[in-house]
RNA sequence: AAUUAGCUCAGUUGGUAGAGCAUGGGACCCUUAAUCCCAGGGUCGUGGGUUCGAGCCCCACAUU
Numbered sequence: 001a002a003u004u005a006g007c008u009c010a011g012u013u014g015g016u017a018g019a020g021c022a023u024g025g026g027a028c029c030c031u032u033a034a035u036c037c038c039a040g041g042g043u044c045g046u047g048g049g050u051u052c053g054a055g056c057c058c059c060a061c062a063u064u
Stems, first nucleotide, its partner, number of pairs: 001064003006021004015052001023039005045061005
């Protein structure tokens, strides 16, 4: 310094967490691929604290 979806990463002033890729389904196609549409997928590293409310602020710990 980093830790957020299977992977790579966003998340602005604290106000119910997202993208791309991947996966599943559909459309299209003679078939595959490509393209398009839809869907599923989250203990935000762990445990505390502050706050009406924490991915975000504070402390400890763990891993790299």
The prediction has a mean pLDDT of 81. Predicted 3D model of a 64-nucleotide RNA (transfer RNA) from Chaetura pelagica. Rfam family: tRNA. Rfam classes the family as a transfer RNA. The sequence is in RNAcentral, with records from Rfam.